[in-house]
A computed fold for a 264-nucleotide part of an RNA from a sheep gut metagenome, annotated as large-subunit ribosomal RNA, domain VI.

Context: one part of a larger RNA
RNA sequence: CGUUGGAAAAUUGAGGAGAUCUUUCCCUAGUACGAGAGGACCAGGAAGGACGCACCUAUGGUGUAUCUGUUGUCACGCCAGUGGCAGUGCAGAGUAGCUAUGUGCGGAAGGGAUAACCGCUGAAAGCAUCUAAGCGGGAAGCCCUCUCCAAGAUGAGUUUUCCCUAUCUUUAAGAUAUAAGAAUCCUUGUAGACUACAAGGUUGAUAGGCUAGAGGUGGAAGAAUAGUGAUAUUUUGAGCUGACUAGUACUAAUAAUUCGACAA
Repeated sequence: CGUUGGAAAAUUGAGGAGAUCUUUCCCUAGUACGAGAGGACCAGGAAGGACGCACCUAUGGUGUAUCUGUUGUCACGCCAGUGGCAGUGCAGAGUAGCUAUGUGCGGAAGGGAUAACCGCUGAAAGCAUCUAAGCGGGAAGCCCUCUCCAAGAUGAGUUUUCCCUAUCUUUAAGAUAUAAGAAUCCUUGUAGACUACAAGGUUGAUAGGCUAGAGGUGGAAGAAUAGUGAUAUUUUGAGCUGACUAGUACUAAUAAUUCGACAA
């Protein structure tokens, strides 16, 4: 821009894409078969491999604005306590998120038409013949069934709901202002390169802050006590704590503007 009034939702599915894998073991049964050696079809059950999708409860990884320990040096006047720099200084752990080697799930079952092939009935051709008329069976393959996209499917579909007014003029698929509605703008993330999408904008929990908690770290500072001292113990599962979970309008989403309806 189109889809022939303007919108908000919910849908159908023309068409397209994906998937379609396979092994071993048990049982039937040491049965059928076979002199023996060996050794099934069919039916049932179990466990795997590779591949794919999703996810982070558990197992792990990462986790440079979390916690702790510690070396050198500088600074805060000194002690104590802290901070800066040294690859995050180094080291030990580790929340959220992301993630696999981890977890869960999938290729199940079924229908239709068939291939090779196997048949029924059956003539041409008194017989025979699956074929000429007619009718069956038959594959991991084909079409469905499963998952995803999908009406720009210009063949532009369907359903529900909302709005359907006014003014002006040169009277026309005119202009202006509006309606339902949408957007700009702002706070953001389950989204994301931008855009888009999604959650919100005071009739508000959208983000930050605060409060409480979870999780992490691992016993703060100060003081007291013991020891000459390094240090230890008590106060004390303490203190600190990014992303997680709730609550709470304290801060910021203010104010405002723009677009947007005509044919029968």

The coordinates come from a structure-prediction model, not an experiment, and the mean pLDDT is 88. RNAcentral holds the full RNA, with entries from MGnify.